Background: A computed fold for a 72-nucleotide RNA from a Clostridia bacterium, annotated as transfer RNA. It was read from a public genome assembly. Rfam family: tRNA. By type it is a transfer RNA. Gene Ontology term of the family: triplet codon-amino acid adaptor activity. From the family's description: Transfer RNA (tRNA) molecules are approximately 80 nucleotides in length. The source organism's lineage runs through Bacteria, Bacillati, Bacillota and Clostridia. Its mean pLDDT, the model's own confidence on a scale to 100, is 82.

RNA sequence: GCACCCGUAGCUCAACGGAUAGAGCACAAGAUUCCGAUUCUUGCGAUGUGGGUCCGAUUCCUGUCGGGUGCA
Numbered sequence: 001g002c003a004c005c006c007g008u009a010g011c012u013c014a015a016c017g018g019a020u021a022g023a024g025c026a027c028a029a030g031a032u033u034c035c036g037a038u039u040c041u042u043g044c045g046a047u048g049u050g051g052g053u054c055c056g057a058u059u060c061c062u063g064u065c066g067g068g069u070g071c072a
Base pairs, nucleotide, nucleotide: 001071002070003069004068005067006066007065010025011024012023013022018055027043028042029041030040031039048064049063050062051061052060
């Protein structure tokens, strides 16, 4: 330099182009307990970034940024 893959919550992962983007762990509050642990309930928190297509984009197209793999 070229090709391909990945980027979603603090972490690990889901999400036919269409429902309020969900789950586990973590964190916070409450219940329980003499106090903790466990358990239960509730809450907090995310689509790398710019543009485009579409009635509608996490998804499709494109620029760019970051990471990985292969070739040279």